[in-house]
RNA sequence: UUUCUGAAAGGGCAAACCAUUUUAAAAAAUGGGGCGCAAAGCUAUGGGUCUAAGGCUUUUAUCCUUGCUACGAUUGCCAGGCUGCUGAA
Numbered sequence: 001u002u003u004c005u006g007a008a009a010g011g012g013c014a015a016a017c018c019a020u021u022u023u024a025a026a027a028a029a030u031g032g033g034g035c036g037c038a039a040a041g042c043u044a045u046g047g048g049u050c051u052a053a054g055g056c057u058u059u060u061a062u063c064c065u066u067g068c069u070a071c072g073a074u075u076g077c078c079a080g081g082c083u084g085c086u087g088a089a
Stems, first nucleotide, its partner, number of pairs: 002089003006085001012037002017032006035076001041082003045079003048074003054069003
């Protein structure tokens, strides 16, 4: 350095749920909490999924109504890229 590994040791992260806050929503942040994770570290690059403020469309005198659509979100959905700890070859 590369590949494999996650037994032990040292550790790391933190699901659901609760409280507060942000947000149109999905969801996110902080604190508690602990389901789990060998990258459950970073990255929205590809795909999947979620939401629909705005836009288009439908209804309609107007409003109510229907559908479509990310530039929004999700990395603990899958993959790609970058980086890291232990041990072996």